Overview: Small-subunit ribosomal RNA, central domain from Acholeplasma sp. ZJ2005, 343 nucleotides, folded computationally.
[in-house]
Context: one part of a larger RNA
RNA sequence: CUGGGCGUAAAGGGUGCGUAGGUGGUUAUAAAAGUUUGUGGUGUAAGUGCAGUGCUUAACGCUGUGAGGCUAUGAAAACUAUAUAACUAGAGUGAGACAGAGGCAAGUGGAAUUCCAUGUGUAGCGGUAAAAUGCGUAAAUAUAUGGAGGAACACCAGUGGCGAAGGCGGCUUGCUGGGUCUAUACUGACACUGAUGCACGAAAGCUUGGGGAGCAAACAGGAUUAGAUACCCUGGCAGUCCACGCCGUAAACGAUGAGAACUAAGUGUUGGCCAAAAGGUCAGUGCUGCAGUUAACGCAUUAAGUUCUCCGCCUGAGUAGUACGUACGCAAGUAUGAAACUC
Numbered sequence: 001c002u003g004g005g006c007g008u009a010a011a012g013g014g015u016g017c018g019u020a021g022g023u024g025g026u027u028a029u030a031a032a033a034g035u036u037u038g039u040g041g042u043g044u045a046a047g048u049g050c051a052g053u054g055c056u057u058a059a060c061g062c063u064g065u066g067a068g069g070c071u072a073u074g075a076a077a078a079c080u081a082u083a084u085a086a087c088u089a090g091a092g093u094g095a096g097a098c099a100g101a102g103g104c105a106a107g108u109g110g111a112a113u114u115c116c117a118u119g120u121g122u123a124g125c126g127g128u129a130a131a132a133u134g135c136g137u138a139a140a141u142a143u144a145u146g147g148a149g150g151a152a153c154a155c156c157a158g159u160g161g162c163g164a165a166g167g168c169g170g171c172u173u174g175c176u177g178g179g180u181c182u183a184u185a186c187u188g189a190c191a192c193u194g195a196u197g198c199a200c201g202a203a204a205g206c207u208u209g210g211g212g213a214g215c216a217a218a219c220a221g222g223a224u225u226a227g228a229u230a231c232c233c234u235g236g237c238a239g240u241c242c243a244c245g246c247c248g249u250a251a252a253c254g255a256u257g258a259g260a261a262c263u264a265a266g267u268g269u270u271g272g273c274c275a276a277a278a279g280g281u282c283a284g285u286g287c288u289g290c291a292g293u294u295a296a297c298g299c300a301u302u303a304a305g306u307u308c309u310c311c312g313c314c315u316g317a318g319u320a321g322u323a324c325g326u327a328c329g330c331a332a333g334u335a336u337g338a339a340a341c342u343c
Base pairs, nucleotide, nucleotide: 004314005313006312007297008296012311014200015199016198017197021193022192023191025087026086027085028084029083030082033080034079035076036075037074038073039072040071041070042069048066049065050064051063052062053061054060090190091187092186093185095182096181097180098179102176103175104174105173106172107171108170109153114148115147116146117145118144119143120142124135125134161168162167205246206245208243209242210241214240215239219235220234221233222232257310258309259308260307261306262305265288266287267286268285269284270283271282272281273280274279292299293298316343317342318341325336326335327334328333
């Protein structure tokens, strides 16, 4: 090393692109590296396998004979690798359609909250289980008109759609990525996975400069309470928004890595195609359910079933995602990641 696992018990990397590597469709031929096989050489003894045998047995000892390894040479050609030639079922390109909150930028719309101005109007408003803090005769709340500004987009809206994930929702325009279907024209295995690496990556947080309506950590006050550093109420600074840069983490979840093949059905729904319709078919997205599977729950053609390829990860609990070291970061911290000891 060889084992068993990873939905919920420990365990799937947050996601993609992709290097090395690993793995890889169909047919024919060649050669013979792996492979199988014959023969020769070598392989100290002990050990080890097998067959005997001696101490009463065993352990142990003794006798015989092998195996694995290295090497030379001959043979075989199914499989793997190699070379050559070809193929089209994988993959991709082209053609014609289609759906979509996919991304980026610019412009623009209405409702609502707040604030300002003015008019009407007068003593309350607000808030709660009840109150109080708070606001209001310097005219509030309410109501009407006008204006300012920021942020978010009701209905449509849907186990609906799109995206690798994070995520994406008013409308218009520009630029742009991906996908599906149809007929089949072309290339001819160009493929799958992917250590290191690179890129993307919610929220919070950080740097600089803007912006600031509402909301609101911290904070202040009022209540509640034995207390109340809370829940409730009145306020409220950062932040939330924009631009450039950083951070790199989440219950980043389907707690389920990616790809491929196979294995009953039924019933919704989204987008194509065929069809007058019934229905069929391809790609998604849900529910129910058989075989099978699972410790059970459940999963069940979107598998957690039956198999193959590649990657990541787990190996009792605590100590501990801590210490130390290293790398990255402005910092916060992140990544990697123990042990003593205890049970």
The coordinates come from a structure-prediction model, not an experiment, and the mean pLDDT is 87. The full RNA is in RNAcentral, with records from ENA, Greengenes and SILVA.